Annotation: Small-subunit ribosomal RNA from Magnetospirillum sp. WM-1, 1456 nucleotides, folded computationally. The prediction has a mean pLDDT of 81. Rfam family: Bacterial small subunit ribosomal RNA.
[in-house]
RNA sequence: UAGAGUUAGAUCAUGGCUCAGAACGAACGCUGGCGGCAGGCUUAACACAUGCAAGUCGAACGAAGUCUUCGGACUUAGUGGCGCACGGGUGAGUAACACGUGGGAAUAUACCUCUUGGUGGGGAAUAACAUCGGGAAACUGAUGCUAAUACCGCAUACGCCCUUCGGGGGAAAGAUUUAUCGCCGAGAGAUUAGCCCGCGUCCGAUUAGCUAGUUGGUGAGGUAAUGGCUCACCAAGGCGACGAUCGGUAGCUGGUCUGAGAGGAUGAUCAGCCACACUGGGACUGAGACACGGCCCAGACUCCUACGGGAGGCAGCAGUGGGGAAUAUUGGACAAUGGGCGCAAGCCUGAUCCAGCCAUGCCGCGUGAGUGAUGAAGGCCUUAGGGUUGUAAAGCUCUUUCACCCACGACGAUGAUGACGGUAGUGGGAGAAGAAGCCCCGGCUAACUUCGUGCCAGCAGCCGCGGUAAUACGAAGGGGGCUAGCGUUGUUCGGAAUUACUGGGCGUAAAGCGCACGCAGGCGGUGGUCAUAGUCAGAAGUGAAAGCCCUGGGCUCAACCCGGGAAUUGCUUUUGAUACUGGAUCGCUAGAAUCACGGAGAGGGUAGUGGAAUUCCGAGUGUAGAGGUGAAAUUCGUAGAUAUUCGGAAGAACACCAGUGGCGAAGGCGACUACCUGGCCGUCGAUUGACGCUCAUGUGCGAAAGCGUGGGGAGCAAACAGGAUUAGAUACCCUGGUAGUCCACGCCGUAAACGAUGAGUGCUAGUUGUUGGGGUGCAUGCACCUCAGUGACGCAGCUAACGCGUUAAGCACUCCGCCUGGGGAGUACGGCCGCAAGGUUAAAACUCAAAGGAAUUGACGGGGGCCCGCACAAGCGGUGGAGCAUGUGGUUUAAUUCGAAGCAACGCGCAGAACCUUACCAGCCCUUGACAUGGGACGUAUGUUUGCCAGAGAUGGUGACUUGUCUUCGGACGCGUCCGCACAGGUGCUGCAUGCGCUCGGCGUCACCUGCUCGCACAAGGAGGCGGGGCCGCUGGUCUACAGCCUGUUGCCCGAGCGCAACCCUCAUCUUCAGUUGCCAUCAUUUAGUUGGGCACUCUGAAGAAACUGCCGGUGACAAGCCGGAGGAAGGUGGGGAUGACGUCAAGUCCUCAUGGCCCUUACGGGCUGGGCUACACACGUGCUACAAUGGUGGUGACAGUGGGUCGCUAACUCGCGAGAGUAUGCUAAUCCCUAAAAGCCAUCUCAGUUCGGAUUGCACUCUGCAACUCGAGUGCAUGAAGUCGGAAUCGCUAGUAAUCGUGGAUCAGCAUGCCACGGUGAAUACGUUCCCGGGCCUUGUACACACCGCCCGUCACACCAUGGGAGUUGGCUUUACCCGAAGCCGGUGCGCUAACCGCAAGGAGGCAGCCGACCACGGUAAGGUCAGCGACUGGGGUGAAGUCGUAACAAGGUA
Repeated sequence: UAGAGUUAGAUCAUGGCUCAGAACGAACGCUGGCGGCAGGCUUAACACAUGCAAGUCGAACGAAGUCUUCGGACUUAGUGGCGCACGGGUGAGUAACACGUGGGAAUAUACCUCUUGGUGGGGAAUAACAUCGGGAAACUGAUGCUAAUACCGCAUACGCCCUUCGGGGGAAAGAUUUAUCGCCGAGAGAUUAGCCCGCGUCCGAUUAGCUAGUUGGUGAGGUAAUGGCUCACCAAGGCGACGAUCGGUAGCUGGUCUGAGAGGAUGAUCAGCCACACUGGGACUGAGACACGGCCCAGACUCCUACGGGAGGCAGCAGUGGGGAAUAUUGGACAAUGGGCGCAAGCCUGAUCCAGCCAUGCCGCGUGAGUGAUGAAGGCCUUAGGGUUGUAAAGCUCUUUCACCCACGACGAUGAUGACGGUAGUGGGAGAAGAAGCCCCGGCUAACUUCGUGCCAGCAGCCGCGGUAAUACGAAGGGGGCUAGCGUUGUUCGGAAUUACUGGGCGUAAAGCGCACGCAGGCGGUGGUCAUAGUCAGAAGUGAAAGCCCUGGGCUCAACCCGGGAAUUGCUUUUGAUACUGGAUCGCUAGAAUCACGGAGAGGGUAGUGGAAUUCCGAGUGUAGAGGUGAAAUUCGUAGAUAUUCGGAAGAACACCAGUGGCGAAGGCGACUACCUGGCCGUCGAUUGACGCUCAUGUGCGAAAGCGUGGGGAGCAAACAGGAUUAGAUACCCUGGUAGUCCACGCCGUAAACGAUGAGUGCUAGUUGUUGGGGUGCAUGCACCUCAGUGACGCAGCUAACGCGUUAAGCACUCCGCCUGGGGAGUACGGCCGCAAGGUUAAAACUCAAAGGAAUUGACGGGGGCCCGCACAAGCGGUGGAGCAUGUGGUUUAAUUCGAAGCAACGCGCAGAACCUUACCAGCCCUUGACAUGGGACGUAUGUUUGCCAGAGAUGGUGACUUGUCUUCGGACGCGUCCGCACAGGUGCUGCAUGCGCUCGGCGUCACCUGCUCGCACAAGGAGGCGGGGCCGCUGGUCUACAGCCUGUUGCCCGAGCGCAACCCUCAUCUUCAGUUGCCAUCAUUUAGUUGGGCACUCUGAAGAAACUGCCGGUGACAAGCCGGAGGAAGGUGGGGAUGACGUCAAGUCCUCAUGGCCCUUACGGGCUGGGCUACACACGUGCUACAAUGGUGGUGACAGUGGGUCGCUAACUCGCGAGAGUAUGCUAAUCCCUAAAAGCCAUCUCAGUUCGGAUUGCACUCUGCAACUCGAGUGCAUGAAGUCGGAAUCGCUAGUAAUCGUGGAUCAGCAUGCCACGGUGAAUACGUUCCCGGGCCUUGUACACACCGCCCGUCACACCAUGGGAGUUGGCUUUACCCGAAGCCGGUGCGCUAACCGCAAGGAGGCAGCCGACCACGGUAAGGUCAGCGACUGGGGUGAAGUCGUAACAAGGUA
């Protein structure tokens, strides 16, 4: 020392991306009251107009001028002195003794301080000035005059310098107010500066070698001084893997920001050092410069010019242009601090002190305080009640900080002097008065609603929002945060343990070199002694100031400032300690090695030998096929194959033995024999004495394939050819077949070179195999011990898990290699290697928010195992063929309304379309409406039966009768009509917004939800363990319809609800109760249970009983259970039904109903007539009737059970061939009616398109209904189609079932082959679970989780982006060689010139110009190196919406 979001269906771990924090010389957007303190060109070291930034001294000097009180005073150009090397600016260059720190010796130092000594006497010029000139100007020439503290000798010289120790050399300046200031020599100090050294100081090795003044020496020169600093000669060195050289970048430090720290980043302001001053070079002067506001030269640029020539350098302060996202006034003052000059007064000072501008930052203050509920108005939301804004406002009562106005008025100044400044401050006054915004509100992350929009517009830091109900866009209301600021962007550190020193990893996530040997390097057994390099301790010096921290003080506080302390983790010196590491030295034997004796082995190399097999060749036998496959064909074969026998040839490989056996470092090694040879193991001793381990660079070995040369070539076999397969098949399969595979020699140097596990050493439970040795015991085959290998399991421990586990992935140490998100990419470029193929080393742009590991639950598999189901099989009957009915598709139509779509739509919604229904179409009408509520006006109603006219009707017009309830007589309620507005209305859309829900929808009779424990009464909260998910787990058994079954395992409990089971209904047996409308045994009676009687029986409807593997036997594990039996009406859930958790299919339905949103409103609403839903080339589903004799027809006449019935069912009778009609009776139903059951039985027909079949059609009727044309049902007569049992395929059914037979009901005026019910007759078969389908359980694989209708790869096509190559081209930097050679110093020369000194003079010394030479900037020529820009064309890469082609991978992915 804080974390969070994001990979997944979920989990853990790995791993990247992102966020929350702090900071800034910042910028931008919106906003802006005051003050204090700070800060303010980060870019163009780009170019600069204008002003200022360094002068001063008359007490050094002459001269000129002005004034004069004539005493003098003042001003100044010039000579001279000092200063101008400070102060101020900037960071271009510089990777360096530049800087930091600590040392060192061979130095100089103006002004300053101290000490000491001196200051004598001369000389020659020159500017100013004057005169005459040149020039546009800048400037300058000649002649003449003059002074000095300017210049030059001479004298002197304690000390100073040189010295060959004899000696030699060297100085000064005066001014003057008479008190000072100066001047010269020398010494010392202080200050400042120069030089040298140790250590520290960025990135790149895709920069590995660099260096000739280079390294050293001697001598000389030069400098203030050491030194190759320079030169001559000599030697051949010097630097470098501890990174030289080269390239890139960069001023360094104190510090600053961040961070827990270690670190990381940075070097604005302030302070120290360095470097630079338009670019490059150079020196002069001077104490000091190679000089920002000096000089010379070259170059670029700008300006002036009379074209001859000149001038300039803001990286000083302001300011301008430019660049840029961006950075201020052409201000005041020397009052203070400091600097220069001066004796001083003083002058100068863009240093500095102040002011101005800017919210740029930090700090402080304010924008009011109290009270105030009708919780005002307005806004917003609303479930319409209310809530919220909100004590907020208004109102009332107060206050006046800041700002404003008036007055006074500082400190800074210890005497004078104040730019700031009438400032700070103080007093007074007025008045709530002048003063609030910005961002955010999906999660991270504090804060939520409404409207608009509709994958659009837009948002976004990451995840991600937006496709009609957006807390994520825009607006509003509300809320949250900060506040004179708030957000955004950029950058740095943090979080990031995400480069891991503190503090990470490498079996599978990224990561162990293929293996070994081994130099350097790193590390290293044991005992003693010595010294002390590391190490530890003490002391001293230094570590500038400022800053940070602590403490105290000053501005009202704070920021800010001042004092003190601490700290500055470092370096140096010194003293001490000696355990450890290192060094030196003497020993030891446990590491390592050698010798001796034994041992095993596919270890390696060379030579030789062997048998089996394949192929080929020859010969024999032999005949039509062989071969090959899923099936075939290509192929071989009548020219004799295959098969078989014998003989021969050749090459390659070595069956059995053979084994998680052996050997080897790895790759790898397998017949036998001989020779050569490496390593290993065991045992007892002896010897050496740490000789060891690891190993960057290096070296060697290194499968297969491949390459070169030469051989060899039987089999196999890339390429290739053919045949198949296929939509295609450049494959899988087949037939052939060449390189190659083999040998020798030489290359290559890579593999999933794997144990995906580097080497070495030590330590840490065991059990059990096996290989090779040794020992002991008993005794002949065992037991035990031990060393070295090689396996399995497993404790501790480790691990994300899987797993590892003495052969570690455990615990430690040593050394090496390697990793840091995915893709791009092991690629490009460069280097090295290679004959080539290629290998090795190895990036970036760009792009994504993941990629990846282990395990979990599902789902899936052309994976496996087990089990179930009318799933198959075994059977019975059908469908598919025919005709018809019905539904659907399609087509048609004005409309053929709409929905349903694999199973799970299709006799479904529809339990019944002629009108109605009706939603569709055509036409005609209505517009507050057919219907609801509210207002107003008028009328009274209103209703009735009905008329009449027009019209297709709706509707319109016009009549008749009648005149509501209450009443306080006003009217009210109600009703009708009209008016107007809200609204009604919609079978319009969205079933992917929804509900009730519904559907007995499907899967499907299959299994669900809740983290746990402890203490506490509970809660809050705390502690412990735990990865999560999952499971009533797991093993075995058994069984079932499902199972909560049984047993074992030291399994983990409790609770609530739903489900399974049970409870419920019904059928089958019995009992009890009750007998009308039911029943009738007994008694009577009748045509008749008709009546009396009875309730025994049947039956009805209420309550019970009964069945539970309960009993017996066997089996099984002392079980669960199973098998058999008894009893029983019924036996193992007895048959049937109802009941159906939870999840899923965005299943279906907005046209049942309800409902959000959207849409229509003289129409998408409403009414009416007619039409349509009934169409018809066709296709499909579901049915009916058949094809006949198990039948048809005729006759006969026996036996049911559900149900239904008053707008009804209808007896009986009559009529009709019949449908039916007429009349009439009973029944509101155990009473009457429908009601007759039909299959059955008897007779006949005799196998035919029939006495089968009944479609179709004609005629005539019946019934319902306002109405049967489109478009009903039925009847009679006539007609008499297809069809003779149905292809591929497919459906139902396991017992009172299938099949077959009839009956009833709902809907309904009428209409049933459909639907829902009812009973009658009444089978066959099931060996069994291999296969098909569906499902369940277990297991396995998975790259799937929208879950295989999944995922996903590559080419091609299109668009965009970055990048490699590229003929070349442009530019920068740099190297080498040569040419040129300005200014300048140095050297030489100097018969041109020359004041001081010497000399009587001539002349000399010295000096100057000039000339020559060396060095050298710029420039040029040639040849390289390197980096960057552009580049026709071209290569791959990345990203993109639903493109094209295939299907390579993931399951055995269909060829692992």